A computed fold for a 1487-nucleotide RNA from an uncultured prokaryote, annotated as small-subunit ribosomal RNA. The RNAcentral record of the sequence draws on ENA.
RNA sequence: GAGUUUGAUCCUGGCUCAGAACGAACGCUGGCGGCAGGCCUAAUACAUGCAAGUCGAGCGCGCCCUGGCUGACGAGUGGCGGACGGGUGAGUAACGCGUAGGAAUCUACCCAGUAGUGGGGGACAACUUGGGGAAACUCAAGCUAAUACCGCAUACGCCCUACGGGGGAAAGCGGGGGACCUUCGGGCCUCGUGCUACCAGAUGAGCCCAUGUCAGAUUAGCUAGUUGGUGGGGUAAUGGCCUACCAAGGCGACGAUCUGUAGCUGGUCUGAGAGGAUGAUCAGCCACACUGGGACUGAGACACGGCCCAGACUCCUACGGGAGGCAGCAGUGGGGAAUAUUGCACAAUGGGCGCAAGCCUGAUGCAGCCAUGCCGCGUGUGUGAAGAAGGCUCUAGGGUUGUAAAGCACUUUAAGCGAGGAGGAAAGGAUUGUAGUUAAUAGCUGCGAUCUGUGACGUUACUCGCAGAAUAAGCACCGGCUAACUCCGCGCCAGCAGCCGCCGUAAUACGGAGGGUGCAAGCGUUAAUCGGAAUUACUGGGCGUAAAGCGCGCGUAGGCGGCUAUUUAAGCUAGAUGUGAAAGCCCUGGGCUCAACCUGGGAACUGCAUUUAGAACUGGAUAGCUAGAGUAUGGUAGAGGGUAGUGGAAUUUCCGGUGUAGCGGUGAAAUGCGUAGAUAUCGGAAGGAACACCAGUGGCGAAGGCGACUUCCUGGGCCAAUACUGACGCUGAGGUGCGAAAGCGUGGGGAGCAAACAGGAUUAGAUACCCUGGUAGUCCACGCCGUAAACGAGAGAAGAACUAGAUGUUGGGAGGGUUGCCUCUCAGUGUCGCAGCUAACGCGUUAAGUUCUCCGCCUGGGGAGUACGCCGGCAACGGUAAAACUCAAAGGAAUUGACGGGGACCCGCACAAGCGGUGGAGCAUGUGGUUUAAUUCGAUGCAACGCGAAGAACCUUACCUGCCCUUGACAUACUCGGAACUUUCCAGAGAUGGAUUGGUGCCUUCGGGAACCGAGAUACAGGUGCUGCAUGGCUGUCGUCAGCUCGUGUCGUGAGAUGUUGGGUUAAGUCCCGCAACGAGCGCAACCCUUGUCCUUAGUUGCCAGCACAUUAUGGUGGGAACUCUAGGGAGACUGCCGGUGACAAACCGGAGGAAGGUGGGGAUGACGUCAAGUCAUCAUGGCCCUUAUGGGCUGGGCUACACACGUGCUACAAUGGGCUGUACAGAGGGUCGCGAACCCGCGAGGGGGAGCUAAUCCCACAAAGCAGCUCUUAGUCCGGAUUGCAGUCUGCAACUCGACUGCAUGAAGUUGGAAUCGCUAGUAAUCGUAGAUCAGAACUGCUACGGUGAAUACGUUCCCGGGCCUUGUACACACCGCCCGUCACACCAUGGGAGUGGGUUGCAAAAGAAGUGGCUAGUCUAACCUUCGGGAGGACGGUCACCCCAGUCUGAUUCAUGACUGGGGUGAAGUCGUAACAAGGUAGCC
Repeated sequence: GAGUUUGAUCCUGGCUCAGAACGAACGCUGGCGGCAGGCCUAAUACAUGCAAGUCGAGCGCGCCCUGGCUGACGAGUGGCGGACGGGUGAGUAACGCGUAGGAAUCUACCCAGUAGUGGGGGACAACUUGGGGAAACUCAAGCUAAUACCGCAUACGCCCUACGGGGGAAAGCGGGGGACCUUCGGGCCUCGUGCUACCAGAUGAGCCCAUGUCAGAUUAGCUAGUUGGUGGGGUAAUGGCCUACCAAGGCGACGAUCUGUAGCUGGUCUGAGAGGAUGAUCAGCCACACUGGGACUGAGACACGGCCCAGACUCCUACGGGAGGCAGCAGUGGGGAAUAUUGCACAAUGGGCGCAAGCCUGAUGCAGCCAUGCCGCGUGUGUGAAGAAGGCUCUAGGGUUGUAAAGCACUUUAAGCGAGGAGGAAAGGAUUGUAGUUAAUAGCUGCGAUCUGUGACGUUACUCGCAGAAUAAGCACCGGCUAACUCCGCGCCAGCAGCCGCCGUAAUACGGAGGGUGCAAGCGUUAAUCGGAAUUACUGGGCGUAAAGCGCGCGUAGGCGGCUAUUUAAGCUAGAUGUGAAAGCCCUGGGCUCAACCUGGGAACUGCAUUUAGAACUGGAUAGCUAGAGUAUGGUAGAGGGUAGUGGAAUUUCCGGUGUAGCGGUGAAAUGCGUAGAUAUCGGAAGGAACACCAGUGGCGAAGGCGACUUCCUGGGCCAAUACUGACGCUGAGGUGCGAAAGCGUGGGGAGCAAACAGGAUUAGAUACCCUGGUAGUCCACGCCGUAAACGAGAGAAGAACUAGAUGUUGGGAGGGUUGCCUCUCAGUGUCGCAGCUAACGCGUUAAGUUCUCCGCCUGGGGAGUACGCCGGCAACGGUAAAACUCAAAGGAAUUGACGGGGACCCGCACAAGCGGUGGAGCAUGUGGUUUAAUUCGAUGCAACGCGAAGAACCUUACCUGCCCUUGACAUACUCGGAACUUUCCAGAGAUGGAUUGGUGCCUUCGGGAACCGAGAUACAGGUGCUGCAUGGCUGUCGUCAGCUCGUGUCGUGAGAUGUUGGGUUAAGUCCCGCAACGAGCGCAACCCUUGUCCUUAGUUGCCAGCACAUUAUGGUGGGAACUCUAGGGAGACUGCCGGUGACAAACCGGAGGAAGGUGGGGAUGACGUCAAGUCAUCAUGGCCCUUAUGGGCUGGGCUACACACGUGCUACAAUGGGCUGUACAGAGGGUCGCGAACCCGCGAGGGGGAGCUAAUCCCACAAAGCAGCUCUUAGUCCGGAUUGCAGUCUGCAACUCGACUGCAUGAAGUUGGAAUCGCUAGUAAUCGUAGAUCAGAACUGCUACGGUGAAUACGUUCCCGGGCCUUGUACACACCGCCCGUCACACCAUGGGAGUGGGUUGCAAAAGAAGUGGCUAGUCUAACCUUCGGGAGGACGGUCACCCCAGUCUGAUUCAUGACUGGGGUGAAGUCGUAACAAGGUAGCC
């Protein structure tokens, strides 16, 4: 920096990613070289080989070679070295390590200096002999040398001392030699080397101190050699290091003790840094060497490849005894995700020994294995479009792979083969020159010269030659973060996943492929680290509401602290010096062809110490000051606290009076009380508790809290003016006190209220809400508890300080003045508000602003304020306070919606007011259900159900049965043949099959072509098969509701807001006014059609006033154009006019005129969107499926079934009616495959008939209700017509399943319909008929249209339903059909308790005591010295005492594991019961 909480936003906050890095491991892959690295686990066990020897110039002996000189080998004695080098990190929280210092020490070899190196003695190995043993090994006797051992002498310096003195050493060996001497060995001289003593240095080591060095306080007290002193012992040396005595100290909140973990450091990784993590390789220190203990030797060890003891383990054994220690280098087993060769060489560097040559050296130098890491190189280069083939994809054209390949032309690094070939080598040896030493030209040493000569690596690096593109590319990823996209397969499956998440038939997210992206001999994954994370915040965070201020005081330690002067120099600042190892990092040179790597120099190492200065600030000291703080004086307000007393009102109870039937209570009731006299009312008494009015965002108090009045005691505040003290202050971990209500203990008290409880209601239930009762308790005294949403969710506290104001109010003071007013000021308490702050809300001199000081607290949600432990409490419980596990969120503020059994306003046949229905009956019709071979399919709350269907007997038809067809019933293309077509017969249910008759057409450029039919074959046709949740189109619905948006501007961090809200008004976001808005768009309205009035034009098929003709009669005829009408064009209505109301507006109310008046009536017209609404079966269409069938044809059946349920209708139940007779008046339609007149027949349906009509002409076609008259008289009827029987008519190929109609006969239910529910506000409802579409027929019950007759009612908006706008709450956003809580049941997971059980660590106690050391001891033995030869001194062995390891015992502590059973917790898909919370969540919620 990004992703992830939301519909969106800002914030808080966690989780996750991109980076770097690794002693890594795993998966796939793998050409070369250089430089590095390589058991992180079992400090597990180890076979085998090697890793420490050397010296003959210390010594004797044996053996081999030799003529001799001499040389080599072996075991031993002696010397030096085995304390270095190499390994490991178990232990250790410590003077172990780091840094800086110190004094009381030792130091082999090395360097320098001084002095010496004289003279003797006795042994022991080896060896010889004898013995024991399996072995390891060992015993006895005897011989012998020394640089082995021991005396004596000497002692500059050394040590001790009582200052008189006393003590103490040695070793030789080698080379050379002139004189001299000789026992012929040599002496002697000289050189070299060694030895002894001492001093000094260097190096190394030991010790002490300051300071730094992990986590846990759910470890708070620890300590008896403990702390100090004195004497003594011990050590190289200080010291309780040890011991005796004395004192009672020492450590600890600045974290002792205990527990867990851990080698420390230079450094390494990361990071801008500060930090965080880490301590492989390299380097310094420490510790360890099978485990534990111990000492010896030595300069140095308590000793990795030494010794002794104990233990475990392994091996050998003749069973008696012995041997061993890879955490050296290789290597083996084991463990593990995992880590190499039983290699070469001492050539170099270094080490040990040696005079040296040299020997030894798994240190080291090299090689081997491993992509483990870093670095470098290569796997070719150029050209090459027919953009090849193949692959993939496709909109079928193409695109892409892709200049990629092929082809052509080149190159040869690296690998391969061949040849050459540095450097790492200096030493050493021989000869020789020169200088020093010396008596010396020997010898030795230093410096040269010449010659000789040493390489593991090594087939080295490097160079040259040869050949040929030849031998050399993979891995991960491609939804976002994050660079890179398509196809196929699969179908919430298989799978992916770092987070968000993907997959339920069109997956860029799974698997494969093509293509692409990234890195590259590697690439990914996993683990762990830092970063990002300002997510522990020193740099650099927070605490009103997100996590977070202790309930409030007092006060200890601590932290911080006013003004002035002097001084000091701890902090601070500056300089200098020492140190801060090397390596590493950084800078700059150099060397490998470059780089990695190596190397020279520098810088740095931010630190510590010492020292010299400085004196501003902080600190210390001293002396002062008064502004902070306090004291005194005078006032003042107050429910501040405690105590004792007093008062009235009210409730209740009791007594008495009056009085009578109810009272009480609720939404409504009941329980309860009352005729034994209640309630009501009057009088009296008792008792307890609380104090109306005053009363006020008024007062007091630190908070909790405090309210009648009076007394006494008492705390604090404020104001004014002076005086005094002189920083006495602020905060405050622990500590301590106070602390509502409830609760607990003891004793009182008890009126009212009231948990628990009882009863009555409510309810599906009601362990509740409501009601009637009612006990603890509430009250008092004393003692506990110690918590609250103890809140202003905040004053954490103080001060101080600072930083605009305005306006109330309480207490005090001052001034003025016109006297109840004004101004100023101090201290409180409120509201608003500038700057500023804040995520926003908001805060704002009472800060959440700007700064300082101190304390407390927070670090994702859940688990959990829980478990365990501890502390407190009588108990209840409180305080302190985790983890496992689980989730990717949890949360704050604000925004837009939606919703509310929230609020305000408004509208609608929404209610109300009315009229008529449905729901009951019969029938029709649709649906569900059931049935069936099939009862095809769809539509399903409103918005499916007389719906698709404007019409199922066949057809339709999609369904079922059966029989048939397979390029197909239909389309296009190809080939062949044929006109097309048609007559008749047979079989069959038909489709179909067979036979048969007639027929040769059209155009032509004469080649042929077009249409049609048949056959064949292939592409294909076909599908009412699936998906309306892949779609287009169309439609329904909210809703003809008044809304839905945009541009610019402004406001807001932002989502968004504003506009569109407000005041009016409207049917309307309609209009007006106002306004940080100004405008605009889609909607509204208007424009369109129709209807209502008039004018005009035109006048047939329509009309007929006037004039004629004709008829019994009729616009029948001439004629007319007036009227009606028809259908074209116009006019008219706009709140235009008047009055009133209103803001002078918009508008509303009333009126005039008018055919019509305030959108005149009706229609068409449906904004942004919602419902994954409906339709794949109108049509179109993606994908999938079927292809002798899910396609096509045919017959018959079914869609018409029928215990039942529902919707929509028709007809009725009758007298406002039925029947009969007569009679009047419409509109709008339809008609040639048609409507069909007159007339005739039939009771009728209808039949015959055929005029007229392609229609203002003819026909359908008589409208009916109505009106006039008669009858019926309240009944299952002269109502009602279902059902059934018989007989017919019509259509049609055909009325059985299954048509309509007619006549006669039959005459069911039904007497106005429960709960509930529907329509309608005027030419409307109601009622009456007419026509049409579909159609062969079938609707008088459906649908659509038409006219006739023609009402009632609307007070009003409380309520029901739906809608609009504003506002409010919200834990909802799939939006209340939302969200969500708890028990129970089931599965899994981690965890607490638990009778116990099994391990680890550890304390106390007693007991035990190997080896060893020290003390004591004279039992045994005894070479050096002394001796008076008896012995002594000394020593060794033995004995004993003290200390002390392991193993074992008793009893605790602590920790880990496990445990029948049990507690809660978490997670899980749709389980059960309720509905607690979110809206007034339906009883406000919460502590």
Its mean pLDDT, the model's own confidence on a scale to 100, is 83.